[in-house]
Predicted 3D model of a 396-nucleotide RNA (Bacterial RNase P class A) from Thalassotalea litorea. It matches the Rfam family "Bacterial RNase P class A". Rfam classes the family as a ribozyme. NCBI's taxonomy places the organism under Bacteria, Pseudomonadota, Gammaproteobacteria, Colwelliaceae, Thalassotalea. Model confidence (mean pLDDT): 76 of 100.
RNA sequence: CGAGUUGGCCAGACAAUCGCUGCCGUUUGACUUCGGUUAAAUGGGGGAGGAAAGUCCGGGCUCCAAUGAGCAGGGUGCCAGAUAACGUCUGGGGGGCGCAAGCCCACGACAAGUGCAGCAGAGAGAAGACCGCCUAAGUAUCCUAGAUACCGGUAAGGGUGAAAGGGUGCGGUAAGAGCGCACCGGGCCGCUGGUAACAGUUGGCUGCAGGGUAAACUCCACCCGGAGCAAGACCAAAUAGGGUUCUACGAUUCUUCGGAAUUAAUGCGUGGCUCGCGCGAGAACCGGGUAGGUUGCUUGAGCUAUAGAGCGAUUUAUAGCCUAGACGAAUGAUUGUCACUUUUUUCAUUUCGAUGAUUGAAGAACAGAACCCGGCUUAUGCGGCCAACUCACAUA
Numbered sequence: 001c002g003a004g005u006u007g008g009c010c011a012g013a014c015a016a017u018c019g020c021u022g023c024c025g026u027u028u029g030a031c032u033u034c035g036g037u038u039a040a041a042u043g044g045g046g047g048a049g050g051a052a053a054g055u056c057c058g059g060g061c062u063c064c065a066a067u068g069a070g071c072a073g074g075g076u077g078c079c080a081g082a083u084a085a086c087g088u089c090u091g092g093g094g095g096g097c098g099c100a101a102g103c104c105c106a107c108g109a110c111a112a113g114u115g116c117a118g119c120a121g122a123g124a125g126a127a128g129a130c131c132g133c134c135u136a137a138g139u140a141u142c143c144u145a146g147a148u149a150c151c152g153g154u155a156a157g158g159g160u161g162a163a164a165g166g167g168u169g170c171g172g173u174a175a176g177a178g179c180g181c182a183c184c185g186g187g188c189c190g191c192u193g194g195u196a197a198c199a200g201u202u203g204g205c206u207g208c209a210g211g212g213u214a215a216a217c218u219c220c221a222c223c224c225g226g227a228g229c230a231a232g233a234c235c236a237a238a239u240a241g242g243g244u245u246c247u248a249c250g251a252u253u254c255u256u257c258g259g260a261a262u263u264a265a266u267g268c269g270u271g272g273c274u275c276g277c278g279c280g281a282g283a284a285c286c287g288g289g290u291a292g293g294u295u296g297c298u299u300g301a302g303c304u305a306u307a308g309a310g311c312g313a314u315u316u317a318u319a320g321c322c323u324a325g326a327c328g329a330a331u332g333a334u335u336g337u338c339a340c341u342u343u344u345u346u347c348a349u350u351u352c353g354a355u356g357a358u359u360g361a362a363g364a365a366c367a368g369a370a371c372c373c374g375g376c377u378u379a380u381g382c383g384g385c386c387a388a389c390u391c392a393c394a395u396a
Stems, first nucleotide, its partner, number of pairs: 002391009012338007020047002023044009049366001053377002056375005061228004073224005078092005093107001094105004108219002113217002115213002130158002132154003138150005166184006185208001186206004190201004232295004242286006249280001250263005267279004302321008340363004346357004
């Protein structure tokens, strides 16, 4: 100097004016149980994010159920650790990609059982004779050296396919074949290192033990009660309905027309009887629910700094800080200056790539709290800055 890799930070700044919102005050009005409540005006100091998003995981908190065990169902899946917990994170192992820094991987078991697999191909699972190779043995024929046919043998070679039952060589054979042997590879046992995953092995055994697939059933190990702040708690209107107590208003019957009796439920009416069905009005009190209001509500696995432990995720100690709590749901708008990006004019420098100054114009993302927190995923304009590392070239 060029090309990259990883991690982190920024998400415009300042001022003026006009607004929104809840908190703490002041003043005025209304109400008051004299404690306050409410409305308006006014002052002060607060007022979105890195993802507040998707609601995909995990937890806190709340209510309900349960408190044991098993089955079913769901989830996770190399090992160790971190954590409140996780499908997250950290470190390590294995595999793949990259020259490298580094990146990616649901990565237990198909050497338990069951199942599945298009096309091509003779054959797709203790497989297979299409082409090819062989004719030693057996049978038949001939011109008896031998040839041909039959019965066969064969996985070396070709061909099909993503995949055809370890590889190379020598021996062996009629031709072949782990059929035998050597080496390489694989498996089991042992040993060594490591907490482990796993790695190594010059030891022993084993001709090799049978392709793929478990986001196929399944097996193994571990985890999981349900619903959610519209949870839950408190106060509680009008109207309607419910309950308790009471009133003879009403209703029914009788009547000598003056009135009397019965009835508020062990009764009355309907009705032959039983069941069934029905039984008005008013007063007082009680309780539940709805509207509405209050709470839950933001002090928390919190933030910052310093020090310690750890490779790290993380954790411990000390000190300091308080940082929206709004439901028609605020957090905004305009103007000016500066900064950033792109571009225009003019000038200067130039290694002709560009750089600096000047001057106008345009642009500026994704998105928005709603009980809280830890993650993951997705979105994010022009871009900028910082740190560590890798590769290539050049110079000293």